[in-house]
């Protein structure tokens, strides 16, 4: 350099054009407990950036950025 794959809460991950963007762990608050842990209830928190297609884009297309693999 070429080709391919990936990028979503702090972390891991679901989401095959119309979901309030969901779950687990973590975290915060409360309940329980003499305290801690465990358990239960509730909350906060995310689509890499730009452009395009479309009535509508996390989802499809292009470019850029970042990560990974194969290869000269």
């Nucleotide at each position: 350099g070429g080709c391919c794959c990936c990028g979503u809460c702090g972390u891991c991950u679901a989401g095959c054009g119309g979901u309030u963007a969901g779950g687990a762990c973590a975290u915060c608050a409360g309940a329980u407990u003499u305290u801690c842990a465990a358990u239960c209830u509730g909350g906060u928190a995310a689509c890499a950036g730009g452009g395009g297609u479309u009535c509508a884009a996390c989802u499809c297309c292009c470019c850029u950025c970042g990560g990974g693999g194969c290869u000269g």
Predicted 3D model of a 72-nucleotide RNA (transfer RNA) from Candidatus Portnoybacteria bacterium CG10_big_fil_rev_8_21_14_0_10_38_18. The sequence is in RNAcentral, with records from ENA. The coordinates come from a structure-prediction model, not an experiment, and the mean pLDDT is 82. It matches the Rfam family "tRNA". Rfam's curators write: Transfer RNA (tRNA) molecules are approximately 80 nucleotides in length. By type it is a transfer RNA.